[in-house]
Context: one part of a larger RNA
Molecule: large-subunit ribosomal RNA, domain II
Organism: Candidatus Woesearchaeota archaeon
RNA sequence: GCCAGGGAGUGCCGUGGAUGUGGCAAGCGUAAGACGAUCAUCGUCGGACGCGCAGCGAAAGCAACAAGCCCGCAAGCAAUGAGGGGCGAGGUAUGAAAGUGCCUGAAGUCACAUCAUGGCGACCCGAAACCACUCGAUCUAAUCGUGAGCAAGCUGAAGUGAGGGUAAAACCUUGUGGAGGGCUGAAGAGGUUCUGGAUGCAUCCGUUCUUCUGACUUACGAUUAGGGGUGAAAAGCCAAUCGAGAGUGGUGAUAGCUGGUUCCUUCCGAAAUUGGCCAUAGUCAAGCCUCGAGCGAGACUGCCGUUGUUGUAGAGUCACAGAUUGGGGGCUUAGGCUCCGAAAGGGGUCGGCCCCUUGUCUAACUCCGAAUGCAGCGGCGUCGUAGACCUCGGGAGUCGGGGCGUCGGCGUAAGGUUGAUGUCCAAGAGGGGAACAACCCAGACAUACAUUAAGGUCCCUAAGUAUCGAUUCAGUGUGAAAGGCGAAAGGUUGUCAAUUGCCACAGACAGCGAGGAGGUAGGCUUAGAAGCAGCCACCCUUUAAAAAGUGCGUAACAGCUCACUCGUCAAGGCCGUUGGUACCUACAAUGGACGGGGCUAAAUCGAUCACCGAUAUGUAUGGCAACCCAAAAGGUUGCGGUAGGAAGGCGUUCCGUGCGGGCAGAACGCAGCUCGAAAGGGCCGCGGGACCGCUUGGAAAUGAGAAUCCUGGC
Numbered sequence: 001g002c003c004a005g006g007g008a009g010u011g012c013c014g015u016g017g018a019u020g021u022g023g024c025a026a027g028c029g030u031a032a033g034a035c036g037a038u039c040a041u042c043g044u045c046g047g048a049c050g051c052g053c054a055g056c057g058a059a060a061g062c063a064a065c066a067a068g069c070c071c072g073c074a075a076g077c078a079a080u081g082a083g084g085g086g087c088g089a090g091g092u093a094u095g096a097a098a099g100u101g102c103c104u105g106a107a108g109u110c111a112c113a114u115c116a117u118g119g120c121g122a123c124c125c126g127a128a129a130c131c132a133c134u135c136g137a138u139c140u141a142a143u144c145g146u147g148a149g150c151a152a153g154c155u156g157a158a159g160u161g162a163g164g165g166u167a168a169a170a171c172c173u174u175g176u177g178g179a180g181g182g183c184u185g186a187a188g189a190g191g192u193u194c195u196g197g198a199u200g201c202a203u204c205c206g207u208u209c210u211u212c213u214g215a216c217u218u219a220c221g222a223u224u225a226g227g228g229g230u231g232a233a234a235a236g237c238c239a240a241u242c243g244a245g246a247g248u249g250g251u252g253a254u255a256g257c258u259g260g261u262u263c264c265u266u267c268c269g270a271a272a273u274u275g276g277c278c279a280u281a282g283u284c285a286a287g288c289c290u291c292g293a294g295c296g297a298g299a300c301u302g303c304c305g306u307u308g309u310u311g312u313a314g315a316g317u318c319a320c321a322g323a324u325u326g327g328g329g330g331c332u333u334a335g336g337c338u339c340c341g342a343a344a345g346g347g348g349u350c351g352g353c354c355c356c357u358u359g360u361c362u363a364a365c366u367c368c369g370a371a372u373g374c375a376g377c378g379g380c381g382u383c384g385u386a387g388a389c390c391u392c393g394g395g396a397g398u399c400g401g402g403g404c405g406u407c408g409g410c411g412u413a414a415g416g417u418u419g420a421u422g423u424c425c426a427a428g429a430g431g432g433g434a435a436c437a438a439c440c441c442a443g444a445c446a447u448a449c450a451u452u453a454a455g456g457u458c459c460c461u462a463a464g465u466a467u468c469g470a471u472u473c474a475g476u477g478u479g480a481a482a483g484g485c486g487a488a489a490g491g492u493u494g495u496c497a498a499u500u501g502c503c504a505c506a507g508a509c510a511g512c513g514a515g516g517a518g519g520u521a522g523g524c525u526u527a528g529a530a531g532c533a534g535c536c537a538c539c540c541u542u543u544a545a546a547a548a549g550u551g552c553g554u555a556a557c558a559g560c561u562c563a564c565u566c567g568u569c570a571a572g573g574c575c576g577u578u579g580g581u582a583c584c585u586a587c588a589a590u591g592g593a594c595g596g597g598g599c600u601a602a603a604u605c606g607a608u609c610a611c612c613g614a615u616a617u618g619u620a621u622g623g624c625a626a627c628c629c630a631a632a633a634g635g636u637u638g639c640g641g642u643a644g645g646a647a648g649g650c651g652u653u654c655c656g657u658g659c660g661g662g663c664a665g666a667a668c669g670c671a672g673c674u675c676g677a678a679a680g681g682g683c684c685g686c687g688g689g690a691c692c693g694c695u696u697g698g699a700a701a702u703g704a705g706a707a708u709c710c711u712g713g714c
Base pairs, nucleotide, nucleotide: 001714002713003712004711005710006709011120012119013118014117015116017115018114019113020112021111022110023109024108027051028050029049033045034044035043036042055062056061065088068087069086070085071084075080089104090103091102092101093100094099123260124259126257130250131249132248133247134246135245141224142223143222144221145220146219147218148217149216150214152184153183154182155180159176160175161174162173163172164171188211189210190209194206196205197204198203226242228238229237230236263649264648265647266646267645268644273286274285275284276283277282287398288397289395290394291393292392293391294390298383299382300381302380303379304378305377306376307375308374309373314368315366316365321362322361323360326357327356328355329354330353331352333351335350336349337348338347339346340345401425402424403423404422405421406420407419408418409417410416430441431440432439445622446621447620448619449618450617451616455612456611457610458597459596460595464609466608467607468606469605470604471603477599478598490584491583492582494581495580496579497578498577499576501574502573503572511568512567513566514565515564517541518540519539522536523535524534551560552559623639624638625637626636627635628634650703652700653699654698655697656696658694659693660692661691668687669686670685672683673682674681675680
C1' cells in the first nucleotide's frame, strides 16, 4: 500500500415539552407493596401520591357567563350558522373615582410511537496534565564497605656525603637522594576532529585527539526514591523514559480544538448579519430555512400617474461660517523700522482690523439644488378562497465569508482594509473567455431533433479566404474587460479627413535672374565704432524698391546676405485649429509568445447579408410532484442545490402470524440473462452439500472508503 473482518446519535430516569395513535373521561393513572398463577412474563388488589376540575392577591383574604346582543367561514335558496371574531357581563387585585392588570361560557389523563431537550461517558477516537497507591539505584549520580590495577622512559625538589670557602656561618662545586594533582607514553579511562565510513529506531568502526600516581581507574557488596533522591550544576542523572520515573487505579478525566460518522429516491432550501456574554476558533436571543395547525381576504410593489418628503451629486461665494490671489481705500491700531520736528505732532513702509473691487476653495459652508430614494393615493401588473398575507406551534443550520459594478472612509499602493447598495460564487452544472469560484451568455427532470445567445466563421477548430466603403506599412495590430499584460509627460513637414483666417491669373508660394541707392562713416562714445561693441535718435531725398539696417564677417573698413522691389515661371499657396491612424520617447538577466501556425489582412473603423455555436428556447415522447377533476382521460404549474427541515422506500439479523421451498440439491460462491428511477429484485448454468424463504406485524449491538482508525493476510 491493497484485500478481508471490526468500526461511531445508544440506554435509563426526567421535561411548564410537541405531534400522532389508542383506553377511559370531570376525571385519569397507580407507586412501593400484597395476593394468585401455568411463576422474571401475567392476573387481581393497593388512591398514599401526581396531573386535571378556579382564579385573583405580597398577604389578610375574597371568589367567576346573561348562553344577552352583533358580525361571520364552511354549509345552505334563504332564515340560519358548530368552531371563530367583536361587544357585553362576571371574579379578583389596585384605586377616592375614572380606569388598568390577570382570569371566566369545562377537557383532561395514562400508555405506546416519533422529534427535541436535561442529567448521566451520552455520536466515536484523541491530549499536554492532576491525584492516590505500588514497583524500581542489575543503567546512571553520590557515598560507604571489601578487594584489584597503573609497561617503559624523562626530569631530578627537600635532605645529605665529600671538596672548596668562612673567625664561625652563609655560600659554591660535585656526588648521593628520589619529591611532584611534574613530562613522553602502553594497558586502562575518555570521546576532540574528519562534521570520514557503516547501520537505518535508538548505536558501531576507522583516523586523529585528551589523560594515564591521581580530585586516578575498576570488580563485587551496600545506602539514598518521585516534589523525593543524587548532582565539581548540564535542570544533568534516577533501567533506551526526566523542568518531576514507571506501573496500576480515580478513568470512558476534560478538550468551546483536529479527524471520522456507513443504503436510495422525492419536495423545499439557508446563513456568514444585529444585540448580549473575560466574547470574537465559542455560545444565547433576533433575523434568514423547513414542517404542521389555525384564521378567512387580502398581500406585494415591477411599471405608469399624482401628492408630499429630503439637502446628497452638482453649483454658488456681499446668502452665512471659515480659508484665500492681486489691486485700491480707510482706521491709528498702546505694534516694528525709518524720516522731518525742540516738542506737540506729521510723513513713508511692514504688520493688524474694516470697506470696495478682482480671482479662488470647503466632510464638519449653503442663497440654491437634481437624478435616485422614502411615504401616501390611484391605475396596470404579480400572487391569493385550488387559502395567499398573517398568527401559533415542532425541527434546524448559520453568527471565520469572498469576487465584481456603483457610491464613501483610511492608505503611495495592493488579489489592501473598512462601510453602503446591487449582483454572483459560496450552495451553480452547461456555452464563451487559450487554460482560469465569482467577467459575458445561460439557471441543468430524462431522451431525441430543431433554432438561437454570448462568442465566432484562413489552418489547428464547427462556420465567409463573404460583400461594400475607408484607414494603417508600424507585424502597428490580430485583447470586451479585471488579474496577467505593459505604458506616460513630451515630441514628429509619417499619413488621412474636416475646417477658420490670409495671399493668388491685376500672377500668389518656392526656385531662378536683376536691383537692394543717396544725404551719411546719423549723433555720441571710442585708439578705432563706417547699418551690424555700446548709448541716443531713427529723419530726409531719388525711387519699381531699398532699414539711421536681419544675420555672417573686419582691428576698423571691405566682402557676403536678409528685409523690400522688378522680371521670369504658371496654379494653387501659407499660418493655424480639430479628429483618425502611425512613429519616437520604450531598459534585464536560458530562447518565447497574438492560445499556436501564420496573416498586409486573417489588422483597424463604418455598413450589409449568410452561417456556426449551449443542458438556453421550441417540438415530440417519457418520469415525478402540487393542484383542478368522484375516478379515468385530460389540463395548468413546477422538478440546479451545500448546511438543514420534511416525506416515501430498499436491504441486514432476530421474534410472532399465515403460507411455502429443499439431498429429484438449501444457504453460499462464480459467470450469464433480465426487471426497477434508485437503494435493490428475479431467472438460468456450473460449483456447493444442508438448510432456506415469502406475506403481514414486531424488535434492533441494522448498511463502511476514508478516522496518521483496530486486527489479520499478502